Background:
A computed fold for an 82-nucleotide RNA from Pelobacter sp. UBA6093, annotated as c-di-GMP-I riboswitch aptamer. Its Rfam family is "c-di-GMP-I riboswitch aptamer". From the family's description: GEMM was predicted in a large-scale screen for bacterial structured RNA regulatory elements.
[in-house]
RNA sequence: UGAUUUUGAUGGCAAACAUCACAGUGAUGUGGGGACGCAAAGCCAUGGAUCCUGUUUUGGACAGGAUCGCCAGGUUGUAAUA
Repeated sequence: UGAUUUUGAUGGCAAACAUCACAGUGAUGUGGGGACGCAAAGCCAUGGAUCCUGUUUUGGACAGGAUCGCCAGGUUGUAAUA
C1' cells in the first nucleotide's frame, strides 16, 4: 500500500410519520422535526425490478420520468484488531 474477515472507536447517514412548508399532472424530490435501521443507508440510473405520465382497445408494446435505504454492477472512503 492492497485484499478479506471480525469489532464498530471518533464520528457519519437517516426509515416510518393521517408531521410541517415548498416544487411537480404524478411517481417523487428539497428543507425543518424525527429515528426504523445502515460498514458504505457515500456517489453513479449501466443492467434488471418496481412505480408514475403519455400513445394505444384494458392488457401488451413503445416513449419519457422516478426510486441507489429493491437486487446486481462500477467507483471513492473509515480509527483499531487479526

The sequence was found by an Rfam model in a public genome assembly.